Record summary: The prediction has a mean pLDDT of 84. This is a predicted structure of a 477-nucleotide part of an RNA (small-subunit ribosomal RNA, 5' domain) from an uncultured bacterium. Its Rfam family is "Bacterial small subunit ribosomal RNA". Its family is annotated with ribosome and structural constituent of ribosome in the Gene Ontology.
Context: one part of a larger RNA
RNA sequence: GAUGAACGCUGGCGGUAUGCCUAACACAUGCAAGUCGUACGAGAGUUUUUAACUCAAGUGGCGGACGGGUGAGUAACACGUGAGAAUUUGCCUUUAGGAGGGGGACAACAACUGGAAACGGUUGCUAAUACCCCAUAUGCUUUCGAGUGAAAUGGAUUUAUCCGCCUAGAGAGAAGCUCGCGGCUGAUUAGCUUGUUGGUAGGGUAAGAGCCUACCAAGGCGACGAUCAGUAUCUGGUUUGAGAGGACGAUCAGACACACUGGAACUGAGACACGGUCCAGACUCCUACGGGAGGCAGCAGUGGGGAAUUUUCCGCAAUGGGCGAAAGCCUGACGGAGCAAUACCGCGUGAGGGAAGACGGCCUAUGGGUUGUAAACCUCUUUUUUCAGGGAGGAAUUUUGACGUGUACCUGAAGAAUAAGCAUCGGCUAACUCCGUGCCAGCAGCCGCGGUAAGACGGAGGAUGCAAGUGUUAUCC
Numbered sequence: 001g002a003u004g005a006a007c008g009c010u011g012g013c014g015g016u017a018u019g020c021c022u023a024a025c026a027c028a029u030g031c032a033a034g035u036c037g038u039a040c041g042a043g044a045g046u047u048u049u050u051a052a053c054u055c056a057a058g059u060g061g062c063g064g065a066c067g068g069g070u071g072a073g074u075a076a077c078a079c080g081u082g083a084g085a086a087u088u089u090g091c092c093u094u095u096a097g098g099a100g101g102g103g104g105a106c107a108a109c110a111a112c113u114g115g116a117a118a119c120g121g122u123u124g125c126u127a128a129u130a131c132c133c134c135a136u137a138u139g140c141u142u143u144c145g146a147g148u149g150a151a152a153u154g155g156a157u158u159u160a161u162c163c164g165c166c167u168a169g170a171g172a173g174a175a176g177c178u179c180g181c182g183g184c185u186g187a188u189u190a191g192c193u194u195g196u197u198g199g200u201a202g203g204g205u206a207a208g209a210g211c212c213u214a215c216c217a218a219g220g221c222g223a224c225g226a227u228c229a230g231u232a233u234c235u236g237g238u239u240u241g242a243g244a245g246g247a248c249g250a251u252c253a254g255a256c257a258c259a260c261u262g263g264a265a266c267u268g269a270g271a272c273a274c275g276g277u278c279c280a281g282a283c284u285c286c287u288a289c290g291g292g293a294g295g296c297a298g299c300a301g302u303g304g305g306g307a308a309u310u311u312u313c314c315g316c317a318a319u320g321g322g323c324g325a326a327a328g329c330c331u332g333a334c335g336g337a338g339c340a341a342u343a344c345c346g347c348g349u350g351a352g353g354g355a356a357g358a359c360g361g362c363c364u365a366u367g368g369g370u371u372g373u374a375a376a377c378c379u380c381u382u383u384u385u386u387c388a389g390g391g392a393g394g395a396a397u398u399u400u401g402a403c404g405u406g407u408a409c410c411u412g413a414a415g416a417a418u419a420a421g422c423a424u425c426g427g428c429u430a431a432c433u434c435c436g437u438g439c440c441a442g443c444a445g446c447c448g449c450g451g452u453a454a455g456a457c458g459g460a461g462g463a464u465g466c467a468a469g470u471g472u473u474a475u476c477c
Base pairs, nucleotide, nucleotide: 001476002475003474005473006472007471008470009469012347013346014345015344016343017342018340019339020305025303026302027301029300030299031298034062035061036060039059040058043055044054045053046052047051069258070257071256079182080181081180082179083178084177087175088174089173092171093170094169095168096167097166098165100134101133102132103131109124110123111122112121113120114119139148140147141146154163155162156161184230185229186228191221192220193219196218197217198216199215200214201213202212203211233255234254235253236252237248238247239246240245260281261280262279263278264277283294284293285292286291311337313336314335315334319333320331321330322329323328350380351379352378353377360371361370362369363368385414386413387412388411389410390409394403421466422465423464424463425462426447427446428445432461433460434459435458436457442449443448
């Protein structure tokens, strides 16, 4: 000098930031991912009952792989940086072409029925942009013979368009893969390795590859530190320092990993998926004992741990995201408010005059000195405070402001009014006397102080330093 700090004493205001560093411990409760009726059928409700509007359980589409959290694991192509070739890509932009013919179902619903519940079973009916078959082709494969391979002519309607569907090419953005180099400690860890290293063939993947399998060869790494062990997310950066360097990796930004613990795949353009599925385990809860339900390392909040870290708040007004043709709906992302002197910055606690240098306190050589222009007193001011009045911008060509029943700001009124502490005073180190105590009680960062005149302990007066803070402790340079 610095801090995501804590503790003691004290505490007026504003702005801007920051706020579980410990138990990746366990979690009550609420919310955090929905949306589309301009894809579809049935149903319900309202009205002006011809028709229109609303609701939304189910089928279907898109999104739940983003956004948000945490740092357990990981010493690794995980990250940073620079290259590379054997790849994929929903939505978006752009280019070219196309959509011919046909079919059978399943939910919802109805009937019957099982179960305490969670959740089902059987039979029957039905629609679609759900599903399937045939045809066709710029595509793909090819031994050049051929093979393979698509669609929804759907929705809305003002009848002119719009939104969609399929195939192929290009782009943008995104993702997967490979390699060079770089960044911890230990040799009281010296040898490690059998899919191991390479080849051939086959499989597999979106894609290269021992990625996997069979066979063959015996290789590969290592004192330039392999292997093993310990520790640890990495970076932009932060902090210190003149720099070189050292230490750290909170907030913000990029990447990675994880989602009760372990394992697995499904769907999908994308996951081996925080608020999806299945299996196993631990724990908690419900149960009619047959069986079921759950996962805050999302936002608040609770218990626990701890020296220690906030409200079960407001709003989608702004920015952004998902869905939708749109209106709009959803959004604990986000925007705000609340709490905390936790940090930084700013402001104030009054200004000028005022000596009989008052009273009181303390000291004294009793003359006086000091507190001290300090107070009283006089004249002002109103930053702050309180009250009253006015009143933006953030908002977008109409509507729409949580913040804020009026914020910031402006004007007026009142009245010095509402506002100072903490530590230190032997030397280092700015600041000194008295009383008490008597190697006691105690102080202390180091040297050291205290045993009867203690500038070092405790109190008082005075002084010094900093100041809404100040001192101590911890850690780093």